Predicted 3D model of a 184-nucleotide RNA (Lysine riboswitch aptamer) from Halanaerobium saccharolyticum.

RNA sequence: AGAUGAGGUAGAGGAGCAGAAAAAAUCAGUAAUUUUAGAAUUGGUUUGAACCCAGACUUAAAGCUAAAAUAAAAGGUUUUUCUGCCGAAGUGGAUUUUUUAAGGGUUCAAAAAUUCUGCUGGGACUGUAUAUAAAAUAUACAGUACUGUCAUAGUAAUUUUUACUAUGUUGUGCUAUCUCAUAU
Repeated sequence: AGAUGAGGUAGAGGAGCAGAAAAAAUCAGUAAUUUUAGAAUUGGUUUGAACCCAGACUUAAAGCUAAAAUAAAAGGUUUUUCUGCCGAAGUGGAUUUUUUAAGGGUUCAAAAAUUCUGCUGGGACUGUAUAUAAAAUAUACAGUACUGUCAUAGUAAUUUUUACUAUGUUGUGCUAUCUCAUAU
């Protein structure tokens, strides 16, 4: 002096990621409330769903169905502003806890949080599937080009590095820098 390995620090990509606030459309003429009418006891009511057990109410109460009147909200989405960031974040699997939650029990489901592990560089569009009120949107898979990094090849220029074209891979990566170790 450069090379390899380990650890640390700081950064970059771009329709970049997430959160908060405000507004808007949608949710929806839906839920709910009131009035009227109707059927049923081998019935109906009592939980996010199903089943079982036990109990209570009930001859038109509650609930259900139909009509009329009044008439929301949450979640999800878009835009703007601000904040924090670049495995930002999302998602699959497994584990644990809590809630939805009831008279008791069993099974399943949903939401939130924690830990471990796998996948995805980034966004866009198209198709399929799922979720959802939704053809919005989100997620997963596949495809299409685009884009960032790195590598290889070619061309051009000249600060020996930059730009362009083509091909390929992708984040546990890349760039810069510091410390330690190893060998030349």
Background
Its Rfam family is "Lysine riboswitch aptamer". Gene Ontology term of the family: lysine biosynthetic process.